[in-house]
RNA sequence: CGAGGCGGGCGGACAGUCGCCGCCGUGCCUUAUAUGGCGCGGGGGAGGAAAGUCCGAGCAUCUUCGGGCAAGGCGCCUGCUAACGGCAGGACGGGGUGACCCGAUGGAAAGUGCCACAGAAAAUAAACCGCCUUCUGGUAAGGGUGAAAAGGUGCGGUAAGAGCGCACCGGUCAGCCGGUAACGGUUGACGCAUGGAAAACCCCGCCUGAUGCAAGGCCAAAUAGGGGGGCUUAAGCUGCUCCGACCAGCCCCCGGGUUGACUGCUUGACCUGCAAUGUGAAUUGCAGGCUAGAUGGAUGACUGUCGCCCCGAGGUGUUACUUUUAGUUUAGGGGUACAAAACUCGGCUUACAGCCCGCCUCGCAUU
RNA sequence: GGCCCCAUCGUCCAGCGGCCUAGGACAUCACCCUUUCAAGGUGAAGACCGGAGUUCGAGUCUCCGUGGGGCUACCA
Numbered sequence: 001c002g003a004g005g006c007g008g009g010c011g012g013a014c015a016g017u018c019g020c021c022g023c024c025g026u027g028c029c030u031u032a033u034a035u036g037g038c039g040c041g042g043g044g045g046a047g048g049a050a051a052g053u054c055c056g057a058g059c060a061u062c063u064u065c066g067g068g069c070a071a072g073g074c075g076c077c078u079g080c081u082a083a084c085g086g087c088a089g090g091a092c093g094g095g096g097u098g099a100c101c102c103g104a105u106g107g108a109a110a111g112u113g114c115c116a117c118a119g120a121a122a123a124u125a126a127a128c129c130g131c132c133u134u135c136u137g138g139u140a141a142g143g144g145u146g147a148a149a150a151g152g153u154g155c156g157g158u159a160a161g162a163g164c165g166c167a168c169c170g171g172u173c174a175g176c177c178g179g180u181a182a183c184g185g186u187u188g189a190c191g192c193a194u195g196g197a198a199a200a201c202c203c204c205g206c207c208u209g210a211u212g213c214a215a216g217g218c219c220a221a222a223u224a225g226g227g228g229g230g231c232u233u234a235a236g237c238u239g240c241u242c243c244g245a246c247c248a249g250c251c252c253c254c255g256g257g258u259u260g261a262c263u264g265c266u267u268g269a270c271c272u273g274c275a276a277u278g279u280g281a282a283u284u285g286c287a288g289g290c291u292a293g294a295u296g297g298a299u300g301a302c303u304g305u306c307g308c309c310c311c312g313a314g315g316u317g318u319u320a321c322u323u324u325u326a327g328u329u330u331a332g333g334g335g336u337a338c339a340a341a342a343c344u345c346g347g348c349u350u351a352c353a354g355c356c357c358g359c360c361u362c363g364c365a366u367u
Numbered sequence: 368g369g370c371c372c373c374a375u376c377g378u379c380c381a382g383c384g385g386c387c388u389a390g391g392a393c394a395u396c397a398c399c400c401u402u403u404c405a406a407g408g409u410g411a412a413g414a415c416c417g418g419a420g421u422u423c424g425a426g427u428c429u430c431c432g433u434g435g436g437g438c439u440a441c442c443a
Stems, first nucleotide, its partner, number of pairs: 001363010012306007020045002023042007047338001051349002054347005059212004063245001065244003068240002071208005076090005091105001092103004106203002111201002114196002128143002130139003151169006170192001171190008216263002219260001226254006236246001256442003270289008307336005314329003368439007377393004385423001395411005416432005
């Protein structure tokens, strides 16, 4: 210098004019006050994803009662955490020269089912060609098919062959060693016996009650306190024509009324800094801080100057001398994203103009 | 805001992971029939919402997006 890998951060600034939503203080008017109306001043007002609503919790209500059967989710190991399908570290497999990256990674000898076409045969092995033969058969070595063909290579052996025998590699089982474990190493035994797929049913292990702030509480206003149906062996919001307990007027439909206020609501598994422990996720301690609360839904619009990125007529100018060209500079033009809280958190995923910082790898050149 | 559901020719529906080069009806187009139109007959064109993954193989299974639709206030 070029090409990459990983991690972290930012994601416009200033000024003017006109507005919007809360909070605090204050003036005037109304009122017995509360409050309401009109002003003034001060201060605050979206995000890294506020998004998708995909997981996990807090919180609230329901009888969160017990059991059974269903249903759903997760899936190598250990830890972190309020919890998780998240995160950290590790194991194994795969990819890359490498930094590093990717993996829904339990079980296919529990069972059932599937494996099109091709192929002799698709899983109780099997004889199409071939090989051998005593013509009865033997044979999985060779041919070829396929995503997948019953361990692989070599030597021996044989009628031809074959784990039939042996060596190496691979595999299964057992012991020992290391590791918390996943797993790894090693020794021995077994010639070796069982393809693919569980994002097919399923089995094993673990987890899950349901509903979501339009939950719920409280006040006000209004109306037809109405009609029909079901059941006391009922009903009690959820998957169940299930069983048991508890409670002892409940449920469904139609019809009617209102379209209001307060609360839940923003101090929280919160944020910032420092220290300690830990490889790390994280935890603990100390100090400081308060940082949106709308409810037809505020956080905006316009103008100017500048910043950042891209293009760039032309000017200047080094080198080269055929076309050219490094650098520097300018008028002008274009771009400035994705998207916006709605009870609150922890994650995941997806979208994103353009930048910045740190560490690391590979290649080339020079010293 | 919250909770669910769906996506296949122009429209409405089918569709066991392989007989899918995706089927049917209506509609469209061409030809036949008819003096002409309709009806009828023959034929043609026409689609798996997008992207990844699992699998030998995906319209179908899984994940992530996109688009559309539905339900959901309180009182007595």
Molecule: RNase P RNA; transfer RNA
Organism: Dehalococcoidia bacterium